Background
Predicted 3D model of a 72-nucleotide RNA (transfer RNA) from a Candidatus Uhrbacteria bacterium. Its mean pLDDT, the model's own confidence on a scale to 100, is 83. It was read from a public genome assembly. It matches the Rfam family "tRNA". Rfam classes the family as a transfer RNA. Taxonomically the source falls in Candidatus Uhriibacteriota (Bacteria, Bacteria candidate phyla).
[in-house]
RNA sequence: GCCGAUGUAGCUCAGUGGUAGAGCAACGGUUUUGUAAACCGUAGGUCGUCGGUUCGAUAACGACCAUCGGCU
Repeated sequence: GCCGAUGUAGCUCAGUGGUAGAGCAACGGUUUUGUAAACCGUAGGUCGUCGGUUCGAUAACGACCAUCGGCU
């Protein structure tokens, strides 16, 4: 230099254009002599950035950024 993949909650990841979710973690509660476990609940998000398309974009398009991989 060229090509590709990934980017969504603290972490691991879903989400095929129409209300942003799960598990674990955190917090509160129930239970227990107590802890753990179990159960119930709560909170946590400018969906990497910008632009364009669209009535409407996390998702499709373009550029850029970051990480990873391949080729030279």